RNA sequence: GCCGGCGUGGCGCAACUGGCAGCGCACUUGCCUUGUAAGCAAGGGGUUGGGGGUUCGAGUCCCCCCGCCGGCU
Numbered sequence: 001g002c003c004g005g006c007g008u009g010g011c012g013c014a015a016c017u018g019g020c021a022g023c024g025c026a027c028u029u030g031c032c033u034u035g036u037a038a039g040c041a042a043g044g045g046g047u048u049g050g051g052g053g054u055u056c057g058a059g060u061c062c063c064c065c066c067g068c069c070g071g072c073u
Stems, first nucleotide, its partner, number of pairs: 001072007010025004019056001027043005049065005
């Protein structure tokens, strides 16, 4: 340099053919306990890597850029 994949809460990942951004762990609060852990219940937390475009509507489609991983030379 060329080709491919990935980027979504603190972490790991979902999200159909474009139609309310969810799950697990973690965290917070309450219950339980002599106390802690475990367990149970509830809750908070996201400019979906950045910019632009298409569309009534974009995590999803198109273009450019950034970062990570793999392959080729």
About this RNA: The RNA shown here (transfer RNA) has 73 nucleotides and comes from a Pseudonocardiales bacterium. The RNAcentral record of the sequence draws on ENA. It matches the Rfam family "tRNA". NCBI's taxonomy places the organism under Bacteria, Bacillati, Actinomycetota, Actinomycetes, Pseudonocardiales.